[in-house]
Context: one part of a larger RNA
Molecule: small-subunit ribosomal RNA, 3' major domain
Organism: metagenome
RNA sequence: UGACGGGGGCCCGCACAAGCAGUGGAGCAUGUGGUUUAAUUCGACGAUACGCGAAGAACCUUACCAAGACUUGACAUCUAGCGAAUCCUCUAGAAAUAGAGGAGUGCCUUCGGGAAUGCUAAGACAGGUGGUGCAUGGUUGUCGUCAGCUCGUGUCGUGAGAUGUUGGGUUAAGUCCCGCAACGAGCGCAACCCAUGUCCUAUGUUGCCCUUUGGGAACUCAUAGGAGACUGCCUACAUCAAGUAGGAGGAAGGUGUGGAUGACGUCAAAUCAUCAUGCCCCUUACGUCUUGGGCUACACACAUGCUACAAUGGCCGGCACAAAGGGAUGCGAGACUGCAAAGUUUAGCCAAUCUCAAAAAACCGGUCGCAGUACGGAUUGCAGGCUGCAACUCGCCUGCAUGAAGCUGGAAUUGCUAGUAAACGCAGAUCAGCUACGUUGCGUUGAAUACGUUCCCGGGCCUUGUACA
Numbered sequence: 001u002g003a004c005g006g007g008g009g010c011c012c013g014c015a016c017a018a019g020c021a022g023u024g025g026a027g028c029a030u031g032u033g034g035u036u037u038a039a040u041u042c043g044a045c046g047a048u049a050c051g052c053g054a055a056g057a058a059c060c061u062u063a064c065c066a067a068g069a070c071u072u073g074a075c076a077u078c079u080a081g082c083g084a085a086u087c088c089u090c091u092a093g094a095a096a097u098a099g100a101g102g103a104g105u106g107c108c109u110u111c112g113g114g115a116a117u118g119c120u121a122a123g124a125c126a127g128g129u130g131g132u133g134c135a136u137g138g139u140u141g142u143c144g145u146c147a148g149c150u151c152g153u154g155u156c157g158u159g160a161g162a163u164g165u166u167g168g169g170u171u172a173a174g175u176c177c178c179g180c181a182a183c184g185a186g187c188g189c190a191a192c193c194c195a196u197g198u199c200c201u202a203u204g205u206u207g208c209c210c211u212u213u214g215g216g217a218a219c220u221c222a223u224a225g226g227a228g229a230c231u232g233c234c235u236a237c238a239u240c241a242a243g244u245a246g247g248a249g250g251a252a253g254g255u256g257u258g259g260a261u262g263a264c265g266u267c268a269a270a271u272c273a274u275c276a277u278g279c280c281c282c283u284u285a286c287g288u289c290u291u292g293g294g295c296u297a298c299a300c301a302c303a304u305g306c307u308a309c310a311a312u313g314g315c316c317g318g319c320a321c322a323a324a325g326g327g328a329u330g331c332g333a334g335a336c337u338g339c340a341a342a343g344u345u346u347a348g349c350c351a352a353u354c355u356c357a358a359a360a361a362a363c364c365g366g367u368c369g370c371a372g373u374a375c376g377g378a379u380u381g382c383a384g385g386c387u388g389c390a391a392c393u394c395g396c397c398u399g400c401a402u403g404a405a406g407c408u409g410g411a412a413u414u415g416c417u418a419g420u421a422a423a424c425g426c427a428g429a430u431c432a433g434c435u436a437c438g439u440u441g442c443g444u445u446g447a448a449u450a451c452g453u454u455c456c457c458g459g460g461c462c463u464u465g466u467a468c469a
Base pairs, nucleotide, nucleotide: 001469002468003466004465005464007463008462009461010460011459012458013457015453016452019416020415021414022413023412026307027306028305029304030303031302032301033300034298035297042053043052064293065292066291067290068289069288070287073125077124078123079121080120081119082118083117086103087102088101089100090099091098092097107114108113127282128281130280131279132278136276137275138271139270140269141267143265148187149186150185151184152183153182154163155162156161167178168177169176193259194258195257196256198227199226200225201224202223203222204221208216209215210214230253233247234246235245236244237243309409313368314367315366316365317364318363325356326355327354330349331348334345335344336343337342375406380401381400382399383398384397385396386395422445423444424443425442426441427440428439
C1' cells in the first nucleotide's frame, strides 16, 4: 500500500421487511449428470454451467459409430499430355463408384495457339470440428451502470509511498458547494443518440371524413421540421450546494418513463468447434466420399418451463375491442368438398391498397352442482391429413375411442415497487416440415404492499487490528 475480521461509523440495492404470484409434490416438454451403448460427437460446471453454443439433429446438418470405397485427394496454385464444355441411355451396386454406348463439336486467334472446362500422370502441396483458451488475437460473461480508477507538475517522507481523491454538507453519482499544500487534467457519472408522452407548422395516398361512381383537408393517422422541463417562477425554513413541505402554470416536475451506452481492472473466468493464429501431432489417414445407424437409449438424480388439480370454473351458443410484424419456389381472399386436419379452383397483392387474420381473456344467455366429476388431460388403439426422395428407428396435425397421476404441494427457495406483478392472446427469426410448452418482440385486462434498516446477502466511503501478500 492492499486484502481480510463472527472490529467500529456512515450509506445504498426487491438485500431483508410489507405484499402478490410462483418453484419444490403430479403428468408432460427441454437441458444436464449418471448409467447404458458399436456410437450415444464436442464444448459450458457456485454466483458467472444445466429451454446454454443449438434463431429449429428424419437424410443433409454431423463433428460420433458400423460397413463399403478413394489416395495430389471433396477444396487452392503450378507443370505435361489428351479431349470443347455439356447432355442422354444401359449394366452392376445400398450408394459412393465402376464399366459400356450414343448425341454434341461452340468462343477468341497473328492459325503457332489461347480462354473456359473435364480426364490422366508425377510431385511441390492440399486437408485435419486432431492437441494446447495455462502460448495467443478477436469476441464474451462477471463484480456492476457499482462510482469509482488514474495522471502531470508541486509539496511532504531516507524510502516503499502519501497528498490531490481526505474533512463539513449534499447527490442517483469522485454530483455539486465550502474548507484544505495543493493546482490542474484524463478515463468513467451526467449530457449529446433512439423510442414514448403534449402542442404547432407543412404535406395529404393506398390512410382519414362526407349526403360515396363525386367531393373535402377539419379530425384520427402517417412523414418531416420545430416548440416544450431548466428546481426556470412563488411561499416557509435556509451561509453555499442543495434539501424538505406546498403552490402556480403545464400533456409532462425535479434523472418524466424505457432503451442503447459497461471506466482502470478481477476471476491464468469462457471460447483453438464462428473466425484468425504460434507450437506439437496425423499424411493410402486423426484427410475425403457414400449407405445405414447414433446425437431421440433409460432403474435413477437435478435444473428450467408448460398443463393442471376446478364453480372468480368447465362446456355450448351469441357478440365486441388491439398493437407489432411477415409475404413471390411467397401470403393466399371468395366459392365448392370434407365432422375436421385439409383438398380443388382461383381473385388480389412486390403491399398504409391485397393477404396471413380468427385476437383471446372480457361481456350476454343457457347448462353442469362439488363428484376424481361435463375437473384434468397423460397414456394407448384405430382411421385419416400435410411436408418431404424418404416420417420404422425419429415429425407435426385431425377425428373416434381410451381416460392415468393430480383435491394446492416438506425442508427449502425464486421473481416483482406501476401500466409493474399476475392473467390473456398475437406476431417474427430459424425453417421443406417440426418435436416451440423455447426465445425475441407486441398489445389487451390490470392489482397488493413498502412501518422501517435490527437481522440475512451483495456493494461503496472513512477508520481500526493483523504472526496474511